Notes
A computed fold for an 89-nucleotide RNA from an Alphaproteobacteria bacterium, annotated as c-di-GMP-I riboswitch aptamer. Its mean pLDDT, the model's own confidence on a scale to 100, is 85. It was read from a public genome assembly, where an Rfam model found it. Of the family's consensus pairs, 84% are formed in the model. The source organism's lineage runs through Bacteria, Pseudomonadati, Pseudomonadota and Alphaproteobacteria.
Order: sequence, then structure tokens, then C1' cells
RNA sequence: UUCUCGAAACGGCAAUCCGUCAGGAAUGGCGGGACGCAAAGCCACCGGCCCGAAUGCUGAUAAAAAGGCAGGGCAGCGGAGCUACCGAA
Repeated sequence: UUCUCGAAACGGCAAUCCGUCAGGAAUGGCGGGACGCAAAGCCACCGGCCCGAAUGCUGAUAAAAAGGCAGGGCAGCGGAGCUACCGAA
């Protein structure tokens, strides 16, 4: 110095909930506020989960519906990838 690891220290992020805004919804932004987090930083490639009457396709016919698909979302579900503060065992 690097990798692994995670004692200590400096700090960091911010669940549920509340207020407000956007959205059809999942959900997201902002503010308050802390359950927790050593990557709870970034990323939708893989798996998983959620939405899907807002629009399109299918269902589909005389006319429909449920459902399915497209599409959208979750990084605080797991994996993969990238980056990173500190320095005990």
C1' cells in the first nucleotide's frame, strides 16, 4: 500500500407514522421524525415481490366481464456489477 474483516472514532443515511405535492395504481418528491443500516451509496443485468379500468393488445363474441400480456414500480428482498470514510484484533 492492497485484500479480507468490523473494535473504536469522526461523521453519514433515514423505517413506520404525520403533513403536502405528483400518479390510474404500485409508488415517488419535499418537510417533520427515528425503526434500523458498515455500503440503508449508485445501478433494474438475474431471481423475487407489488401495481396494471390510465392507455394499448388479448379475452371476443351480437355486445361485454373476469383473467392474461405489454407497460410501470420496489435498491430498506436476495444475487451480480461499480464506487467509497476509518484503521484495532